[in-house]
Molecule: Bacterial RNase P class A
Organism: Terriglobales bacterium
RNA sequence: CAGCUGGACCGGACGGUCGCUCCCGUCGCGUCAAGUGGCGGGGGAGGAAAGUCCGAACUCCACAGAGCGGUGUGCCGGAUAACGUCCGGGAAGCCAGCGUCAAGGCUGGUUGACGGAAAGUGCCACAGAAAACAUACCGCCCCGCUUCGGCGAGGUAAGGGUGAAAAGGUGCGGUAAGAGCGCACCGCCGCGGCAGUAAUGUCGCGGGCAGGGCAAACCCCACACGGAGCAAGACCAAAUAGGGAGGAAGUCCCGCUUCGGCGGGACGCGUGCCGGCUCGGUGCGCCAAACCUCCGGGUAGGUCGCUAGAGCCGCGCAGUGAUGCGCGGCCCAGAGGAAUGGCCGUCCCACCGCAAGGUGGACAGAAUUCGGCUUACAGGUCCAGCUGCCUC
Numbered sequence: 001c002a003g004c005u006g007g008a009c010c011g012g013a014c015g016g017u018c019g020c021u022c023c024c025g026u027c028g029c030g031u032c033a034a035g036u037g038g039c040g041g042g043g044g045a046g047g048a049a050a051g052u053c054c055g056a057a058c059u060c061c062a063c064a065g066a067g068c069g070g071u072g073u074g075c076c077g078g079a080u081a082a083c084g085u086c087c088g089g090g091a092a093g094c095c096a097g098c099g100u101c102a103a104g105g106c107u108g109g110u111u112g113a114c115g116g117a118a119a120g121u122g123c124c125a126c127a128g129a130a131a132a133c134a135u136a137c138c139g140c141c142c143c144g145c146u147u148c149g150g151c152g153a154g155g156u157a158a159g160g161g162u163g164a165a166a167a168g169g170u171g172c173g174g175u176a177a178g179a180g181c182g183c184a185c186c187g188c189c190g191c192g193g194c195a196g197u198a199a200u201g202u203c204g205c206g207g208g209c210a211g212g213g214c215a216a217a218c219c220c221c222a223c224a225c226g227g228a229g230c231a232a233g234a235c236c237a238a239a240u241a242g243g244g245a246g247g248a249a250g251u252c253c254c255g256c257u258u259c260g261g262c263g264g265g266a267c268g269c270g271u272g273c274c275g276g277c278u279c280g281g282u283g284c285g286c287c288a289a290a291c292c293u294c295c296g297g298g299u300a301g302g303u304c305g306c307u308a309g310a311g312c313c314g315c316g317c318a319g320u321g322a323u324g325c326g327c328g329g330c331c332c333a334g335a336g337g338a339a340u341g342g343c344c345g346u347c348c349c350a351c352c353g354c355a356a357g358g359u360g361g362a363c364a365g366a367a368u369u370c371g372g373c374u375u376a377c378a379g380g381u382c383c384a385g386c387u388g389c390c391u392c
Base pairs, nucleotide, nucleotide: 001388002387003386004385005384006383007382008381009380010379012347013346014345015344016343017342018341020044021043022042023041024040025039026038027037028036029035046363050374051373053372054371055370056369057368058229059228060227061226070225071224072223073222074221075089076088077087078086079085090114092111093110094109095108096107097106098105115220116219120218121217122214123213124212137160138159139156140155141154143152144151145150168186169185170184171183172182173181187209188207189206190205191204192203193202194201195200233304234303235302236301243295244294245293246292247291250267251266252265253264254263255262256261268286269285270284271283272282273281274280275279311330312329313328314327315326316325317324318323348361349360350359351358352357
């Protein structure tokens, strides 16, 4: 210097002009109010606003107790309002380097649903002799037979082969060949000591070794768990329809009658409509239809919830860190069929072009609010590690 990987941050800048939305001030219109318009000032998307996966705040509903069932989480300690998130540690797998005869090991990096397979059940394809009560295809060894090619009986599990996985590993001894058969080291199991809050580590003694893998199969153990979600929910409340309460006046005559009433007429009263102007016509009703007054529920609509918060910035302190505490400063969208935009100029970056110049500027758009996770993302800045090249 270049490339790759990881982490942190930014993710076009400035000006003009025409608009949109919210708030404040002011002046008109509007009797007031609601609203509407002019002028001035201020605010106006993100690191993911996304997926809606996890956890909470907030709101409403439900809720005697216990058991069964279901779902989720799962090494240890810490952080946090909480979490399946984050931080630190442990053990394990993988990669690289070092080391050993070899294995165990040491250093660095990296990965993640990392309780239990020694309670029980189940499964382990294909290949293979055998996939868990062990077993024997090739091979090795001994014995017997032999037509010398092999065959039969037995031993063995070191070597080969199969497989994702083969019944502790490596080495030495031993043996007919072999084998924890014996020994050393490593691993494993049991007991004990020490260190550590713990996970766990380490040391000593004893035991030749029992117990393959899978729990993101059932299951066992421990812990946690009501439901719905701002279209939550609260308040105000129109027209129309429907519900409830109240207001008003009936009297007389005739007919029928099952003696309860029914029908008709006259006058009067109430009310709707029409004409007219204080009267007339006409319809309906007279125990309640209409009309009038009041009440209550709900709809449309409006208001609140609604953006000052587990908030942002800076400094200091405590802590390895996640984070916490203290001090100072700041106010930073709040719409509701849903604003946050369009155009022009200059600059920046990338590509094309000899040049003038041209084309393009990632992923993506708030909806009650936070903390996480995951996914998408052109380009740029800084830091760390690794690799390559050049120079000293």